Model confidence (mean pLDDT): 78 of 100. The RNA shown here (FMN riboswitch aptamer (RFN element)) has 141 nucleotides. The sequence was found by an Rfam model in a public genome assembly. Rfam family: FMN riboswitch aptamer (RFN element). Rfam links the family to the GO term FMN binding.
[in-house]
Formats: sequence, C1' cells, structure tokens
RNA sequence: UUGCAUCUUCGGGGUGGGGUGAUUCACUUUUUUGGUGGAAAUUCCUCGACCGGCGGUUAAAGCCCGCGAGUCCGGAAGCUUGGGGACAGAACUUGUGAAAUUCAAGUGCCGACCGUACAGGCGGGAUGGAAGAAGAUAAAU
Repeated sequence: UUGCAUCUUCGGGGUGGGGUGAUUCACUUUUUUGGUGGAAAUUCCUCGACCGGCGGUUAAAGCCCGCGAGUCCGGAAGCUUGGGGACAGAACUUGUGAAAUUCAAGUGCCGACCGUACAGGCGGGAUGGAAGAAGAUAAAU
C1' cells in the first nucleotide's frame, strides 16, 4: 500500500398555546330519552414553533442519483433461513464560483406499519434489524 478473511465497537431526530368534544363519570328529573356539572385528543380545528439514517455527486443535499428501514406478494397451512418481485414522499428562484437542484438569501414541500379519537413527533414491534462508519489481528505485494 492492497484487497480478501476473521473479529470488535459504533450505527435516528422532533410540540407549545387556544378551541372543539367522540367517549365517559356524577347529580337531577321523571318527562321522554331530557336537564346540570366534571373529566376527556401530544391524533381533529386553529396560531406559532420543531426534526431530518447511510453512500455518491467537480463544493457541504430530508425533497439530484441510489441504499437501508417499512408494507405487500407466491402452491393447502404453519415455522425457520436465504433469495426474488412489487409498492415506496417532497424544490424552486436569485446570487457567488472553475465547479453547487448540495453553499448564501428568499419562498415552498415531504414523512412506513400496528395501537389509540384520525399521529413525521405519543405508545409499540425495537435493549431488534440494517444501509453503512471506524478499528484490531493475521495475510499478500
């Protein structure tokens, strides 16, 4: 220095105010399914904030290209391992520059599944898995 093998470690972030009241509890009244009061949404409505895995890309990216995570699929059924297929979100303008949909300025947009009163943020699968990152050992040149 190289690429192969084995091993070790690491490997995801984020909400406050106001409103409504599904539901539920108590009391009251019996006149008919009524009246009064309380609790009740991090999910609804509203105002204002917040978050961003990994590799690549002439220069730094949630929204450029990919990967991982997630969901779904196969012969009668179940389990385990591996592989395959399908689905899979969102950005523009100006400026600087040799080079930027990555920087600066401005204005926008997006966000798996299950649960719950409808969730990017609550609880859960997950003290999991993984894209990958760093290191150690031995080896070869």